Small-subunit ribosomal RNA, 5' domain from an uncultured bacterium, 493 nucleotides, folded computationally.
[in-house]
Context: one part of a larger RNA
RNA sequence: CCUGAACGCUGGCGGCGUGGUUAAGACAUGCAAGUCGAACGGGUGUAGCAAUACACCAGUGGCGGACGGGUGAGUAAUGUAUCGCUAAUGUACCGCGGAGCCUGGGAUAGCUUUCCGAAAGGAAAGGUAAUACCAGAUGAUAUUCCUGAUGGGCAUCCAUUGGGACUCAAAGCAGCAAUGCACUCUGUGAGCAGGCGAUAUCGUAUCAGCUAGUUGGUAGGGUAACGGCCUACCAAGGCGACGACGCGUAGCUGGUCUGAGAGGACGGCCAGCCACAUUGGGACUGAGACACUGCCCAGACUCCUACGGGGGGCUGCAGUAACGAAUCUUCCGCAAUGCACGAAAGUGUGACGGAGCGACGCCGCGUGGAGGACGAAGUUCUUCGGAAUGUAAACUUCUGUCAGGGGAUACCAAGUUCUGAGGAUCCCCAGAGGAAGGGGCGACUAACUCUGUGCCAGCAGUCGCGGUAAGACAGAGGCCCCGAGCGUUAGGC
Repeated sequence: CCUGAACGCUGGCGGCGUGGUUAAGACAUGCAAGUCGAACGGGUGUAGCAAUACACCAGUGGCGGACGGGUGAGUAAUGUAUCGCUAAUGUACCGCGGAGCCUGGGAUAGCUUUCCGAAAGGAAAGGUAAUACCAGAUGAUAUUCCUGAUGGGCAUCCAUUGGGACUCAAAGCAGCAAUGCACUCUGUGAGCAGGCGAUAUCGUAUCAGCUAGUUGGUAGGGUAACGGCCUACCAAGGCGACGACGCGUAGCUGGUCUGAGAGGACGGCCAGCCACAUUGGGACUGAGACACUGCCCAGACUCCUACGGGGGGCUGCAGUAACGAAUCUUCCGCAAUGCACGAAAGUGUGACGGAGCGACGCCGCGUGGAGGACGAAGUUCUUCGGAAUGUAAACUUCUGUCAGGGGAUACCAAGUUCUGAGGAUCCCCAGAGGAAGGGGCGACUAACUCUGUGCCAGCAGUCGCGGUAAGACAGAGGCCCCGAGCGUUAGGC
């Protein structure tokens, strides 16, 4: 000098930050991912004589739920950082191009009826729609194969171009219409993602040898893709004092703290990457997951039960008990920014924007300004003369920050209508009123006396104080330092 601090005493206001470092231990309750009726059939309600219109809704279907949010358990390299490679790759939504959107079919949920079950849930029969599903047609610069030419590279090869064969598409909706939005195949771009290499990345040798899918090859499988990634066979390799293997510890980085620097220590908040989601395992769907609030199995725990069987997962936001020296509201709003869906209106969003709590930190402001005595009272000291507290108070006069009360709206509101949870700004009123403490005073180290105590009680960071005149203990007066803080403890340099 610093801290995500804690503890003691004290505590007026505001701004900006920040707040479970311990039990990746357990969780009551509410909310945190929906949306689309302009994909589809239907149901209910309202208006109407009706056609119909409007609103809402469970289901089918589409997109999203792989983002956003949390945590740091694991991980010493399957990670991260930097620099490269992918001629070994993928890509929903979005941008820019090319081509197309033809003919048919059978189901199924919802619904109706019946039935089983305590519940969770399920069964049978009937019947219905689609942008759900399936068949056929057409189709190339796309796929695969055959066959030429040119150019290039990094060995396998790559790019451009000519000919032939093979395989594979589609869906509609709104609108009076124009048209718009969707859909299919394909090229390309952007962004994103997968893979590979080099270098760097804590301690320990009281860890010296480690290794059988191990190292390489051939063939096959698998993947978007390379590869012992997997399998069969063949060979016997591969790594290691430039530290393999083992053990311990640890998410990594941008950065942060300190320091003149070199360095040392750290990685909370914010940003990038990674990993994880009660523990372990697995796949499904999908452009993308081996998927925090999806599925299946097993374990532990827990809840319901009619004992047959079922349900759950806060390392989301609040909150609870527990643990601990220690860490907050079961708040307001989608007004802004962003995201999902939608043609849009809009809906959703504990992301986010705000408010609340905590002096936890940094910064700002205030607790009044001016005048006012050789100087009140009280208190302390005293050589008893006086000295100090001290312009301090009283008193006079003035001001009006903050807090309090009342009022207003340029602004945060954008290209337009609308829209402000909360903030911000301005004006008026009253009135010195509501607002100072903490530590220290032997030396280091700024600041001294009296009383009490008597090696006692106690102090102490070090040296050391205390045994009857204690500037070191305790109280008081005075003084010194800092000030809404001041000290102590712990930790880093």

Overview
Its mean pLDDT, the model's own confidence on a scale to 100, is 83. The RNAcentral record of the full RNA draws on ENA and SILVA.